Predicted 3D model of a 109-nucleotide RNA (TPP riboswitch aptamer (THI element)) from Catenuloplanes japonicus. Of the family's consensus pairs, 96% are formed in the model. NCBI's taxonomy places the organism under Bacteria, Bacillati, Actinomycetes, Micromonosporales, Catenuloplanes. The prediction has a mean pLDDT of 78. The sequence was found by an Rfam model in a public genome assembly.

[in-house]
Parts: sequence; structure tokens; C1' cells
RNA sequence: CAUAUCCGACAGGGGAGCGCACCAGCGCUGAGAGUGCGGCCGGCGAGCCGCAGACCCUCAACCACCUGAUCUGGGUAAUGCCAGCGCAGGGAGUUCGGUCUGAGAACCU
Repeated sequence: CAUAUCCGACAGGGGAGCGCACCAGCGCUGAGAGUGCGGCCGGCGAGCCGCAGACCCUCAACCACCUGAUCUGGGUAAUGCCAGCGCAGGGAGUUCGGUCUGAGAACCU
């Protein structure tokens, strides 16, 4: 000086489905399936919204995530459950500190 690796900090980007259930809660996939606080309503709903939290992702993209998509095939109790689509289109730091590795220079032996 540059860095494939790993760790941390700050900043930023995200999703929260399916089934049973009076309540409490339970089952499936998953990193995560709404934990806390506040708010909304003709409709009080296993409802919606906001903030925070947990989890994942951040320069390069086949594992964050979104679109196509009320998609196609398979499977399931059911579902974006699995696969395809997919070198598809879009998508948030080329941040800072340390580590590691490599290269170079000076000096000493």
C1' cells in the first nucleotide's frame, strides 16, 4: 500500500406466510412467521397502522427482499412447502476500526 477471510461499530435496506383453536395456546416451513409500547374503526377482527426490539441483508447479486405472479410442475392437512422461472427486471455503505493474507520501502544483524 492492497486485500479473498473473520470480528466489531455506526449508518442504511428488508419480510413476517399456512393450518387448528372460545381463551390459553399448538402444529408446518424458515435466520426470522409480530416480542413490547402507542394509535385507528359502521365493521372490535387470530384486523390494520406507527415506533422500538429480534432476525436477515448492504456493491454485488441464484439463498435479504420486491416484481413477473391470481405464473408453471410436484407435493401437502394447508401455504411463495419444494423446484422452475433465474446469468430475468429492480434492490440498501465500494463506510470506519481491528484481524488475516500478500506486496513494497527504510533501518539493524
Its Rfam family is "TPP riboswitch aptamer (THI element)". Its family is annotated with thiamine pyrophosphate binding in the Gene Ontology.